[in-house]
RNA sequence: GACGAACGCUGGCGGCGUGCUUCACACAUGCAAGUCGAACGAGGUUCAUCCGGUCGCAAGACCGGAGAAGACCUAGUGGCGAACGGGUGCGUAACACGUGAGGAACCUGUCCCGGUCUCCGGAAUAACAAGUGGAAACACUUGCUAAUACUGGAUGCCGUCGGAUCGUCGCAUGACGGACUGACGAAAGGGUUACCGGAUCGGGAGGGUCUCGCGGCCUAUCAGCUCGUUGGUGGGGUAACGGCCCACCAAGGCUUCGACGGGUAGCUGGUCUGAGAGGAUGAUCAGCCACACUGGGACUGAGACACGGCCCAGACUCCUACGGGAGGCAGCAGUGGGGAAUCUUGCACAAUGGGCGAAAGCCUGAUGCAGCAACGCCGCGUGCGGGAAGAAGGCCCUAGGGUUGUAAACCGCUUUCAGCAGGGAAGAAACUGACGGUACCUGUAGAAGAAGGUGCGGCCAACUACGUGCCAGCAGCCGCGGUGACACGUAGGCACCAAGCGUUGUCCGGAUUUAUUGGGCGUAAAGAGCUCGUAGGCGGUUCGGUAAGUCGGGUGUGAAAACUCUGGGCUCAACCCAGAGCCGCCACCCGAUACUGCUGUGACUCGAGUGCGGUAGGGGAGCGGGGAAUUCCUGGUGUAGCGGUGAAAUGCGCAGAUAUCAGGAGGAACACCAGUGGCGAAGGCGCCGCUCUGGGCCGUGACUGACGCUGAGGCGCGAAAGCGUGGGGAGCGAACAGGAUUAGAUACCCUGGUAGUCCACGCCGUAAACGAUGAGUGCUAAGUGUUAGAGGGUUUCCGCCCUUUAGUGCUGCAGCAAACGCAUUAAGCACUCCGCCUGGGGAGUACGGCCGCAAGGCUGAAACUCAAAGGAAUUGACGGGGACCCGCACAAGCGGUGGAGCAUGUGGUUUAAUUCGAAGCAACGCGAAGAACCUUACCAGGUCUUGACAUCCUCUGACAAUCCUAGAGAUAGGACCUUCCCCUUCGGGGGACAGAGUGACAGGUGGUGCAUGGUUGUCGUCAGCUCGUGUCGUGAGAUGUUGGGUUAAGUCCCGCAACGAGCGCAACCCUUGUCCUUAGUUGCCAGCAUUCAGUUGGGCACUCUAAGGAGACUGCCGGUGACAAACCGGAGGAAGGUGGGGAUGACGUCAAAUCAUCAUGCCCCUUAUGACCUGGGCUACACACGUGCUACAAUGGAUGGUACAACGGGUUGCGAAGCCGCGAGGUGUAGCUAAUCCCAUAAAACCAUUCUCAGUUCGGAUUGUAGGCUGCAACUCGCCUACAUGAAGCCGGAAUCGCUAGUAAUCGCGGAUCAGAAUGCCGCGGUGAAUACGUUCCCGGGUCUUGUACACACCGCCCGUCACACCACGAGAGUUUGUAACACCCGAAGUCGGUGGGGUAACCGUAAGGAGCCAGCCGCCUAAGGUGGGACAGAUGAUUGGGGUGAAGUCGUAACAAGGUAACC
Repeated sequence: GACGAACGCUGGCGGCGUGCUUCACACAUGCAAGUCGAACGAGGUUCAUCCGGUCGCAAGACCGGAGAAGACCUAGUGGCGAACGGGUGCGUAACACGUGAGGAACCUGUCCCGGUCUCCGGAAUAACAAGUGGAAACACUUGCUAAUACUGGAUGCCGUCGGAUCGUCGCAUGACGGACUGACGAAAGGGUUACCGGAUCGGGAGGGUCUCGCGGCCUAUCAGCUCGUUGGUGGGGUAACGGCCCACCAAGGCUUCGACGGGUAGCUGGUCUGAGAGGAUGAUCAGCCACACUGGGACUGAGACACGGCCCAGACUCCUACGGGAGGCAGCAGUGGGGAAUCUUGCACAAUGGGCGAAAGCCUGAUGCAGCAACGCCGCGUGCGGGAAGAAGGCCCUAGGGUUGUAAACCGCUUUCAGCAGGGAAGAAACUGACGGUACCUGUAGAAGAAGGUGCGGCCAACUACGUGCCAGCAGCCGCGGUGACACGUAGGCACCAAGCGUUGUCCGGAUUUAUUGGGCGUAAAGAGCUCGUAGGCGGUUCGGUAAGUCGGGUGUGAAAACUCUGGGCUCAACCCAGAGCCGCCACCCGAUACUGCUGUGACUCGAGUGCGGUAGGGGAGCGGGGAAUUCCUGGUGUAGCGGUGAAAUGCGCAGAUAUCAGGAGGAACACCAGUGGCGAAGGCGCCGCUCUGGGCCGUGACUGACGCUGAGGCGCGAAAGCGUGGGGAGCGAACAGGAUUAGAUACCCUGGUAGUCCACGCCGUAAACGAUGAGUGCUAAGUGUUAGAGGGUUUCCGCCCUUUAGUGCUGCAGCAAACGCAUUAAGCACUCCGCCUGGGGAGUACGGCCGCAAGGCUGAAACUCAAAGGAAUUGACGGGGACCCGCACAAGCGGUGGAGCAUGUGGUUUAAUUCGAAGCAACGCGAAGAACCUUACCAGGUCUUGACAUCCUCUGACAAUCCUAGAGAUAGGACCUUCCCCUUCGGGGGACAGAGUGACAGGUGGUGCAUGGUUGUCGUCAGCUCGUGUCGUGAGAUGUUGGGUUAAGUCCCGCAACGAGCGCAACCCUUGUCCUUAGUUGCCAGCAUUCAGUUGGGCACUCUAAGGAGACUGCCGGUGACAAACCGGAGGAAGGUGGGGAUGACGUCAAAUCAUCAUGCCCCUUAUGACCUGGGCUACACACGUGCUACAAUGGAUGGUACAACGGGUUGCGAAGCCGCGAGGUGUAGCUAAUCCCAUAAAACCAUUCUCAGUUCGGAUUGUAGGCUGCAACUCGCCUACAUGAAGCCGGAAUCGCUAGUAAUCGCGGAUCAGAAUGCCGCGGUGAAUACGUUCCCGGGUCUUGUACACACCGCCCGUCACACCACGAGAGUUUGUAACACCCGAAGUCGGUGGGGUAACCGUAAGGAGCCAGCCGCCUAAGGUGGGACAGAUGAUUGGGGUGAAGUCGUAACAAGGUAACC
């Protein structure tokens, strides 16, 4: 895009079309084929007229009878029609259809044209009448009658047949024609006289029939088919040819160019689609065919083997008196059934056409019309113009507004269509109009009666809100939905179509995705394992002929309709009409001859082959020979082990192994040479010699003269394993056994070991049979190595150089290629031929066939299932890959943790609550720099509800403080006391505060850190992460950033298709180490004076303080290095190579942490998830873990004495001295807003004394008593002191942590938080080590490279069994159904043939009969039926087999990295 459509929702009008695609299923009812009286006899009705009767005065009325002509009706005889028209598509793969030819093998009623004729007779019969049988259908007997019914004879223009003969024509059989002659053969009449008929012959038109060429479906898992089969002779039959049929004879005929079989199917013009070529289709319309309940058969006829005829058989239905009969909608309507689905039991013969008739006319479900159906196409309408307060309402909202939207309302206008009324056709040449009072015209009222469907994530035009919460659902593909869904549902808005819109189904297109136009095969699917060769296809140079292909011209045909163009008719269009165009691989004629073909026993030599001369070789087969080694046997020497592995063990060995020497046996394989070297078609081939044998290469140019290439089928060869028979068997070695390993180990490793490996003969026929690359020919840059030759140059020789042929490698241009790559050995450019491919899985499976002894091989599907599977390359990540480098990473050391007690945090458990968070490193002395109340978020109980807190409004008033009562308190009640500030026109107004009220709102440590901001951790202070421009690549991307050095460093240097730049590194900043300058108070004191005392005078030199500067930069020297960067060493220097320490954290990773710091979207609560209060809890305790403290002692404890710091803090504070207390502490107040006073005696250390190795004079837990301090308050639950008590613990398993120098270790001091409460945290100083060979290993990281089936990236991916569920398929004892044949039996109707007897009008007959005919009987054939064994196909079947799919199942770990034993065939 299309449709004979269907379904869902919706639906105003008209025109033109279309309407059982399914059950060729069954049918009630009506109609669909009759007509002719001018072929015929008869009957009936009507009726002029006549007769009779009744009534009547009459006219007349009524009744009965006869009845001419005419008209009408009816059955019958007869004629024509019924073979057309209408329906359907079962069958049919066929001369059925299409197309083009042929009939010299044909037929043809009616019609047209032309010729001739139409004479004389005969016998019946239906109707009818009478009788009989039957339920009926119908039938029988007797009698009468007519014809255009039937029939005899005559005639013969002429026809047919026969005879002899002549002419013309044809490719042939043969055809046509003329004259003569013989035989046979016709007829019908009717009619108002106009005509209509009849017979015969010839011609025509139209129709039919037969034959042939070509064309159009699938299947080879159908490969052979055929006996009337193929042909002949002679007959029969037919309109006619013919095995069409028959008798005889011969043995043929068809087929890989697809016979035979199976499946499917009416064919065509056309239709749909497509740029076309094609593909699909065959409704309506038109042509042909076939069929008419199923099967068979003939009759009649011009025509049928006959839709509305006959006979028979069968199935079914109906009637029946049970004896017997009737029927055939695939005609039009209609019914039932089937189905997703397809109409009215209409009107009319007015038109067109058909039948009959002389005609009038009759018949006509053909046809013309109407009805139903949005089923399709086309046309029209549902209003038009104004109209902003941008109304209301809806929806959204950032709360401002936006949108629906000029849309509506409102104002004005119009009336198509529909409605109503009036008029009213054409269609018809006269009568005649179903449609139809229709089309059309006019009038009339009024915007009046007339819009929906689908979609809105992308493809694909169109977005928001709410609801839902992997639910419900959507979905054509991708995919949406797990609490912010543009994807579900609803709403608003929007988009697209519109009386329709969507969905489903089917076809074509897109799809160059079967590729003729117009594809491919190294790695994506695809080159057969290889050769030879048949058919076939293709084929070198040249000449002549021919004209089949090819090309040009012409003729015929190619139905109409359709399509295209032009024009015309319906108001337009759809639709219709006319003209033109178009349509074949068709037939015939004429011509051209380049190319192809054919042809000439033409020609040629370059393709191909032969000869001759050389040459290399693991080419093949057979026979013979050889040495090294392993093993075994014998003997000698010799002694305790050998062997084997990661380590072991099994095994062998004192019965003498291994080792070693000598001799022997046997089998298999042939070291070195050996080489991207050689040979072969491939598989493959390797010691030496002999024999036989195939092929190649080089040279030559003698010979043949296209002999060639490819190759469907076919023949042959074909590794290893395997099979059969017979040998052989040293080593190795499936299976097997044992030992190990392991969670297991039916493996990898070890010790043994059978088939096999070897030989002969025969099978098998497959491999990752690979260059994953079919064979052949030609052409298209170079360079270089090598093998086998040849020619030339040079050379004494060895050799070297050039040219060339054949092979074999590498590099590389053009070109090709998706890329990788290929590249004269093509995957380039071309030609020829063959094979093969068409998404993955199922599956190289099943079934069938062929081969095989078997194993199995070759051929080779489908159902079902998925949306991928795959190739090449890229970036990462990863590897039990590689290289290089770094880090307290290991190593070297020192000290710890893990054991004890306690402190503290966590888990778990408990609890009313033990609030919450943090979870490997990177949670766990973490948030918490400090939970008795408070904090506090938790629990119990008691209370409040505009609220504890904020803003706004109204009213009132100062509020507050203090005191009393009740209560656990919150709170409630009362007392007391007052009357805020500013302005003022003194009325009041404003503001702050408090109370009451009202609603907007407050409030939430409620949820979501996976909606977020901010902040933080971590890799990691690791050296990386990127960009611009350029270049390379189809691209992802690469380059730069890689490489060589070097560094702490992507630090720097050099090189380089890169050149630069940014964030990081470094430096700049702080601190510390040296010096200088400046400044000296509260700091300092060398010298002077003074004191208990830097206390004071004095001074600022020193220390120190705090401002500023200097200094360090590989700057200098030597060496190494590439002359670089840099490194090593040295000098100087307080300091030396970033001097030490800090701050500083790139791009990013972990959906890392935090909604409980804060902020914040959304959700949730709102007399509670908010707020207040009291008490409790966060402090629980069988247990587990982390981090610490104190120890276990003598490098120590205790006692006494003596010395030396720094950082800090202090007014709600630090608090001196003095006094009291054993002490914690109390008292006390001086001083200090601090270089001034205080905290504040630093401790280890040192000097003495004591203890003497013990659970102790170690250790201090626990507990008791008595106290102190803070604080409303130390019970749950604080700290401290004194006295008493005196637990575990004697250095800590596996494992594990920190640290490289002023570091570890050790010692004390200070601070934050804080009323009080540190073993934690943050700082400070004192004393002060050991060790680092080194980078193999562990961990982490960086760079380069490699592999990858990974990319939520190895915590990845992924395989197979088993278990469960479902699905389709195969096998299956069988069961069952169908199809087409075959053999035999039976055999209706019927044609044909035969026929004794029977019957019989026409003709013959001297009347007896005959001829002929009929029935009957017989025979052949034969439908249906029966029997039988097979074939094919379908359904079904206990059970069974594998396959596919499925959510988190089980067992292992096979594959992807060297996947942990390289993988694979």
Molecule: small-subunit ribosomal RNA
Organism: uncultured bacterium